[in-house]
């Protein structure tokens, strides 16, 4: 890196470091952000997936810890403004090339 399978409307602080972005790509919004963003570390935390099975649900392995995957875009349907359903597309885990 690829394919398969599930799940994604919950949840979860703080210091340090550094200095302009940032919210997966693209595109129109709307939002975080010099009362420091992104990103690194530490410590704390939430629990989705493996893990462990004995009465007991505990260690651990990866993930996560601003707003629905922030909303929409592509098809359907509808009361066609609003809204719902499902794809593409992402993440995250597991498995197997």
């Nucleotide at each position: 890196c690829u394919c398969u399978u599930a799940u994604c409307a919950a949840g979860a602080g703080a210091g340090a470091u550094g200095g302009a972005g940032g919210g997966a790509c693209c595109u129109g919004g709307c939002c975080c952000u010099a009362u420091g963003a992104u990103a690194u570390c530490u410590c704390g935390g939430c629990a989705a997936c493996c893990u462990g099975u004995a009465u007991g649900u505990a260690c651990g392995g990866u993930g996560c810890c601003a707003a629905a995957u922030c909303c929409a875009g592509c098809a359907g349907a509808g009361c066609c403004a609003u809204u719902c359903u499902g794809a593409a597309a992402g993440a995250u885990a597991a498995g197997a090339g």